Transfer RNA from an archaeon, 73 nucleotides, folded computationally. It matches the Rfam family "tRNA". Rfam links the family to the GO term triplet codon-amino acid adaptor activity. Rfam classes the family as a transfer RNA. The prediction has a mean pLDDT of 82.
RNA sequence: GCCUCGAUAGCUCAGCCGGUAGAGCAUCUGUUUCGUAAACAGAAGGUCGGGAGUUCGAUCCUCUCUCGAGGCU
Numbered sequence: 001g002c003c004u005c006g007a008u009a010g011c012u013c014a015g016c017c018g019g020u021a022g023a024g025c026a027u028c029u030g031u032u033u034c035g036u037a038a039a040c041a042g043a044a045g046g047u048c049g050g051g052a053g054u055u056c057g058a059u060c061c062u063c064u065c066u067c068g069a070g071g072c073u
Base pairs, nucleotide, nucleotide: 001072002071003070004069005068006067007066010025011024012023013022019056027043028042029041030040031039049065050064051063052062053061
């Protein structure tokens, strides 16, 4: 220098062909208990890595930049 893959909640990851973004764990609240843990119920938490474009509409398609992993020379 070139190629491929990845970046989504605090963490680990889903999200098929574009249509209002989810799970588990963690956190908080409640029930339960003499109390704690566990269990059960609920809640909160995301400008989907940055920018631009296409589109009525983009996490998803196109371009570019940044960071990470692997490969080639």